[in-house]
Context: one part of a larger RNA
Molecule: large-subunit ribosomal RNA, domain VI
Organism: uncultured Pelagophyceae
């Protein structure tokens, strides 16, 4: 651009994809069946298997600078304390959110249609017979539905509910300015390459920051005491501390600008 005002908003479902799998053991029943040997149809029920989706509360990885510990060399004048380097974390022991699977969930249900092979009923041409020539039933992991997920560009453009107008002009022509409602901007996101998508903008918890707290790491720095002295104990479940939760306008979301409706 289209959908014949111009918007929000929720919705039908043409038509498209996806799924659709399987062992294996119990029960019926050592039953029908068979001389035994062996051994079910039907029907019920459990318990996996891969594969699919989703999701992190448990396990379990990751978590490149959270928290320790440590080795050499450096630099802050020395001691202590610490920063940087040591292949894109120097090494080692852990780890929070987020990501994930090896983990948790959940999933392939119904027998509804119509039907293949194939099995039938009645039944004739052809006085018998014949499932077929007329009628007419049954039958599959296949097809059509059901089941997820997309979907009115389905141009055949659907349907519903709400909201919104006035000037100029002869004038269904053209034009201006705005309204519903959008976009820029601006603070962000479990959204994302970018666009998009969601939220939020002082009538505010949208990000930072602060305060608790959950959690991590594991007993800080300094002083005191015991030791010759390394080092140990006590202050001290302490000190720090990313992303997590709950609170707080402290700091930024200011300021504006733009696009945008017709007959009757």
């Nucleotide at each position: 651009c289209g959908u014949u005002a111009g918007a929000a908003u929720a919705u039908u479902g043409c038509g498209a994809g996806g799924a659709c799998u399987u062992u294996u053991c119990u029960c019926u029943a050592g039953u029908a069946c068979g001389a035994g040997a062996g051994g079910a149809u039907c029907g019920a029920g459990a318990a996996g298997a891969a594969c699919a989706u989703a999701c992190c509360a448990c396990u379990a990885g990751u978590g490149u600078a959270c928290c320790a510990g440590u080795u050499a060399u450096u630099g802050u004048g020395c001691c202590a304390a610490u920063g940087g380097u040591a292949a894109a974390c120097g090494c080692u022991g852990g780890g929070u959110a987020g990501c994930u699977a090896u983990g948790u969930a959940u999933g392939g249900a119904g027998u509804g249609g119509a039907u293949a092979a194939c099995c039938g009923c009645u039944g004739a041409a052809a006085g018998c017979a014949u499932c077929u020539a007329a009628g007419u039933g049954g039958g599959a992991a296949g097809c059509c539905c059901a089941c997820c997920u997309c979907a009115a560009g389905a141009u055949g453009a659907g349907u519903a509910u709400u909201c919104u107008u006035a000037u100029c002009g002869a004038g269904a022509a053209g034009a201006u300015a705005u309204a519903a409602g959008g976009u820029u901007a601006c603070g962000g996101c479990a959204a994302g390459a970018c666009g998009a998508g969601c939220c939020g903008u002082u009538u505010g918890a949208u990000a930072g920051g602060u305060a608790c707290u959950c959690u991590g790491u594991g007993a800080a720095a300094g002083u005191a005491c015991a030791g010759u002295a390394a080092u140990g104990u006590a202050u001290u479940u302490a000190g720090c501390a990313a992303a997590g939760g709950u609170a707080u306008a402290c700091u930024a979301a200011u300021a504006a600008a733009c696009c945008g409706a017709a007959u009757a």